[in-house]
RNA sequence: GUGCAGAGCGUCUAGGGUUCCGGCCGUCAUAGCGGCGGCGCUGGUCCGAGAGACGCACUUUCCGCGGCCUCAGAGCGGGAAGACACGGCGGGGCAAAAGCCCGGGAGGU
Numbered sequence: 001g002u003g004c005a006g007a008g009c010g011u012c013u014a015g016g017g018u019u020c021c022g023g024c025c026g027u028c029a030u031a032g033c034g035g036c037g038g039c040g041c042u043g044g045u046c047c048g049a050g051a052g053a054c055g056c057a058c059u060u061u062c063c064g065c066g067g068c069c070u071c072a073g074a075g076c077g078g079g080a081a082g083a084c085a086c087g088g089c090g091g092g093g094c095a096a097a098a099g100c101c102c103g104g105g106a107g108g109u
Stems, first nucleotide, its partner, number of pairs: 008056005015047002020044002022041001023039006058082008084104001086107001090102003
């Protein structure tokens, strides 16, 4: 320098819409329960970040432990480190939308 591979999971938040719940409006009907339609309407259910948070896992390194003399090794426990990151249009799926997926993409520096 080039190529290949890897860059995980969970919980949550920013955010998101409307399948269900709830709410509001209209309408029909009843003794009562309710039916139909409309409206994302603070919310609950739901979706949810590569460039957000926390935790776990994983990798590297150091220390300690680590059967039969010793050494090596698998393994176990503990400390530390794991950088940087501007970003469309358009499309996709779930009920629908999105900072979800295409995508650390196209492009830019």